Transfer RNA from an Elusimicrobiales bacterium, 72 nucleotides, folded computationally.
It matches the Rfam family "tRNA". It is annotated as a transfer RNA.
NCBI's taxonomy places the organism under Bacteria, Pseudomonadati, Elusimicrobiota, Elusimicrobia, Elusimicrobiales.
RNA sequence: GCGCCCGUAGCUCAGUGGUAGAGCAUCCGCCUUUUAAGCGGGGGGCCGCGCGUUCGAGCCGCGCCGGGCGCA
Numbered sequence: 001g002c003g004c005c006c007g008u009a010g011c012u013c014a015g016u017g018g019u020a021g022a023g024c025a026u027c028c029g030c031c032u033u034u035u036a037a038g039c040g041g042g043g044g045g046c047c048g049c050g051c052g053u054u055c056g057a058g059c060c061g062c063g064c065c066g067g068g069c070g071c072a
Stems, first nucleotide, its partner, number of pairs: 001071007010024004018055001026042005048064005
C1' cells in the first nucleotide's frame, strides 16, 4: 500500500429499513439472624465521526478515525 471483518449501555453481545434490546455489573426492594444465592423492579447508550439515499437509517452508499486478520 491492497483486501476482508469489526466499532451499539461500565463489560460481553443481539438487533439486516418502521418505538434501541439481552446477559453480567450497578442501585432499590423482597426473602434470610446476617452474607451469599434466589425473586421483583429502576437507572444507564441520540448506535465511532461526517456526508449522502429514503417519507423513514443502528441497518443501505461514500469518505474519514480506531481495532483485528491476511497478502505484498